Transfer RNA from Loxia curvirostra, 72 nucleotides, folded computationally. Taxonomically the source falls in Loxia (Eukaryota, Sauria, Saurischia, Passeriformes). The sequence is in RNAcentral, with records from Rfam. The same sequence occurs in records of 2 taxa.

C1' cells in the first nucleotide's frame, strides 16, 4: 500500500428496498424478615460518517472515518 470483511440503545444479536426487532444489563411494581432468584411493566436507537439511486434506504452505488483477517 493493496485486497476482503465488520461498524445497529451501555453490552451482544436481528432485520426480503416498505413502522428497526430480541437477548443480557439499567428503573419501576408484586414477591421476600432483607438481599438474590422470579415475575409484571418502563426508559433508552438522528443503524460510524458525508453523499448519490428511489416514492420509499440499516439493506444498493460511491468518499471518508474506526476495528479486523490476509498480502508485500
Nucleotide at each position: 500500500g493493496c485486497c476482503c470483511c465488520a461498524g445497529u440503545g451501555g453490552c451482544c444479536u436481528a432485520a426480503u428496498g416498505g413502522u428497526a426487532a430480541g437477548g443480557c444489563a439499567c428503573u419501576g411494581g408484586c414477591c421476600u424478615u432483607c438481599u438474590a432468584a422470579g415475575u409484571c411493566a418502563g426508559g433508552g436507537g438522528u443503524u460510524g460518517u458525508g453523499g448519490g439511486c428511489u416514492c420509499a434506504a440499516g439493506u444498493c452505488c460511491c468518499g471518508c472515518c474506526u476495528g479486523g483477517u490476509g498480502u508485500g